[in-house]
Formats: sequence, C1' cells, structure tokens
RNA sequence: UUCUUAUCGAGAGAGACGGAGGGACUGGCCCUAUGAUGUCCGGCAACCUGAGUAUUAUUGUGUACUCAAUGGUGCCAAUUCCAGCAGGAAUACCCUGAGAGAUGAGAA
Repeated sequence: UUCUUAUCGAGAGAGACGGAGGGACUGGCCCUAUGAUGUCCGGCAACCUGAGUAUUAUUGUGUACUCAAUGGUGCCAAUUCCAGCAGGAAUACCCUGAGAGAUGAGAA
C1' cells in the first nucleotide's frame, strides 16, 4: 500500500510547554491570542489481551455474557460537525442505503 471483517448518536483536564493555525478531501458551517494544531503529563474506552460463566464440538475450537486493565493500539469541540452518490419525502426541515474516511483485528 491492497484485500477481508467489525465498529463509528456514549465517554474523556479551568494541567505544563509552546506559539498560528485547525476540523482527511471539495463545498458549507465552525473552533482558535478568554490562546488552536502539536508535544508531555492526565484521562476515556475496551478492538486485541487476561480471568470467569453458559453453551457447542470427537479433538482443536466457536459463540454469548460478565469482570479486569498489566501489556499492544486507539481516542479525548461539534453524529465520522453537515453535505458531496442513489432512493424516498417534499415549500422546507427530514428519512434510508451506498460511497469516502477513521480505528481495531486478520491476510497478501
């Protein structure tokens, strides 16, 4: 980088450093010197992980639930901020699905 698969309406600091930009892309709409992005500390969650219970199986194991958080990631403005394609509805708001994107796990 590509493929498969699961999830994406919950959660997370009035800390330190540092100084102008940031929210993937495009269009909006926002955040930001009452200091963003970033780094550190802190925190959230529980995908991998560990323990247990039930169940399935000839074995291996699979599935569901509960608990933990030592370790590997991830995350900590706004629903993945909204829309970007298709369908429905229709003055408009809006609804559903796809696509795109993000993250985990597995594979090449």

RNAcentral holds the sequence, with entries from Rfam. Predicted 3D model of a 108-nucleotide RNA (SAM riboswitch aptamer (S box leader)) from Clostridium luticellarii. Of the family's consensus pairs, 97% are formed in the model. Its Rfam family is "SAM riboswitch aptamer (S box leader)". The literature on the family includes a 1998 paper in Mol Microbiol by Grundy and Henkin, "The S box regulon: a new global transcription termination control system for methionine and cysteine biosynthesis genes in gram-positive bacteria". The coordinates come from a structure-prediction model, not an experiment, and the mean pLDDT is 80.